[in-house]
Molecule: transfer RNA
Organism: Alkalispirochaeta sp.
RNA sequence: GCCCCCUUCGUCUAGAGGCUAGGACGUAGGAUUCUCAUUCCUAAAACAGGGGUUCAAUUCCCCUAGGGGGUA
Numbered sequence: 001g002c003c004c005c006c007u008u009c010g011u012c013u014a015g016a017g018g019c020u021a022g023g024a025c026g027u028a029g030g031a032u033u034c035u036c037a038u039u040c041c042u043a044a045a046a047c048a049g050g051g052g053u054u055c056a057a058u059u060c061c062c063c064u065a066g067g068g069g070g071u072a
Stems, first nucleotide, its partner, number of pairs: 001071007010025004018055001027043005048064005
């Protein structure tokens, strides 16, 4: 240089055109407890950036960025 794959809450992940973007851990508040831990309830928190297709894009296409793999 060329080819392929990946990028979603703080972390790990589900979702493959329309349903409130869901779950686990973590964090915050509350309940329980003499206190801590455990347990239970509640809440906040995410689609890498830009453009295109479409009535509608996290999802499909292109470019850019970052990461990973293959190849002379």